The prediction has a mean pLDDT of 78.
A computed fold for an 82-nucleotide RNA from a marine eukaryotic metagenome, annotated as Glycine riboswitch aptamer.
RNA sequence: CCCGUGGGAGAGACCGGCCUUGCAACGCCGGCACCGAAGGCGCAAAUUCCGCCCGGAAUCGCUCAGGUAAAAGGACCGCGGG
Numbered sequence: 001c002c003c004g005u006g007g008g009a010g011a012g013a014c015c016g017g018c019c020u021u022g023c024a025a026c027g028c029c030g031g032c033a034c035c036g037a038a039g040g041c042g043c044a045a046a047u048u049c050c051g052c053c054c055g056g057a058a059u060c061g062c063u064c065a066g067g068u069a070a071a072a073g074g075a076c077c078g079c080g081g082g
Stems, first nucleotide, its partner, number of pairs: 001082007012032001014031005033068003039064001040062003047058005
C1' cells in the first nucleotide's frame, strides 16, 4: 500500500414550483440555513505536532466537491490475509 471484516461522528426526512388521483420518495428548477471525517485547497490567523529559526504537516482552517431520516458513503481504529 491492497483485499476481507467489525466499529465509526456531525448537520433541514428544509421551503416553493414542476411531474403525480392524493401523500411521501425519486427526478428537474429556484432559494435560504447548516455539517465537516471521501476527495480537494491553504498555512492567511489561531492551536497542536515534527524538524529547526525558518519551513512542513494535521483529526487545524476553508467549504469547491460531498453531506444534513434510512440506505450508501465515511477520516480514523481493531482483527485476519497478501

Of the family's consensus pairs, 85% are formed in the model.